Predicted 3D model of a 73-nucleotide RNA (transfer RNA) from a Candidatus Woesearchaeota archaeon. Its Rfam family is "tRNA". It is annotated as a transfer RNA. The sequence is in RNAcentral, with records from ENA. Model confidence (mean pLDDT): 83 of 100.
Order: sequence, then C1' cells, then structure tokens
RNA sequence: GGGGCUGUAGUGUAGCUUGGUAUCACUGGCGCUUGGGGUGCGUCCGACCGGAGUUCGAAUCUCCGCAGCCCCA
Repeated sequence: GGGGCUGUAGUGUAGCUUGGUAUCACUGGCGCUUGGGGUGCGUCCGACCGGAGUUCGAAUCUCCGCAGCCCCA
C1' cells in the first nucleotide's frame, strides 16, 4: 500500500439478510420474601464507533473516516 471481517447498556448478546417500539442475561438501584444474610421474586436505570447521504422513516442501505483482528504485498 491492497483486501476481508468486526464495532449495540458497565460486561456479554439478539436484532442487520427482508428499513417501521432496540431483545435478553449478568452487574447496579429500589421493593417483597428472611430474625439477619444468601437464594428466589417483582420493578427501575442504562446502549446502536464518528460524520455525511438516501428515505415519510436508518442499528439495518450507500459513501467517507476511526478503532480492533486476519490475509496479501
């Protein structure tokens, strides 16, 4: 220098093909349960790597970047 893959809550993850409410688990807050704790149950908080474009509507499609991994040179 060329090519491929990946990027979503604090952590992991579904959703992307086929555009239409962003899923679940753990962690965390609160409550119930207990004499107290643990376990269990309920509930709440929390995210689409950045920018631009297309569209009524973008995590999803297009383009330009950034970061990580891999291959070639």